[in-house]
C1' cells in the first nucleotide's frame, strides 16, 4: 500500500427474503428460608460504531469514514 472480516444492553452474543430489537450472564424488586446460596417470577437498562444515500419503512441495502483482527506485499 492492497485486501477480507468484525462492531447490536455493563459483558458474551442472535436476528432468514428489509416490515414493533430478543437471548444468556450480570444488576434491581418480589416469593421462597431462622438466615444465606440456589431456585422462581417480575423489571429496568439499546440513537444497533458514525455520516450520508436508496425505499412508504432500514440493524438489515449502497457509498465514505472511524476502530479492531486476519491475510498479501
Nucleotide at each position: 500500500g492492497g485486501u477480507c472480516c468484525a462492531a447490536u444492553a455493563g459483558c458474551u452474543u442472535a436476528g432468514g427474503u428489509g416490515g414493533u430489537a430478543g437471548a444468556g450472564c450480570g444488576c434491581g424488586c418480589a416469593c421462597c428460608u431462622g438466615a444465606u446460596a440456589a431456585g422462581u417470577g417480575c423489571g429496568a437498562g439499546g440513537u444497533c460504531g458514525u455520516u450520508g444515500g436508496u425505499u412508504c419503512g432500514a440493524a438489515u441495502c449502497c457509498a465514505a469514514c472511524u476502530u479492531g483482527g486476519g491475510c498479501c506485499a
A computed fold for a 73-nucleotide RNA from a Sphingobacteriales bacterium, annotated as transfer RNA. It matches the Rfam family "tRNA". It is annotated as a transfer RNA. Gene Ontology term of the family: triplet codon-amino acid adaptor activity. The RNAcentral record of the sequence draws on ENA. Lineage of the source: Bacteria > Pseudomonadati > Bacteroidota > Sphingobacteriia > Sphingobacteriales. Its mean pLDDT, the model's own confidence on a scale to 100, is 82.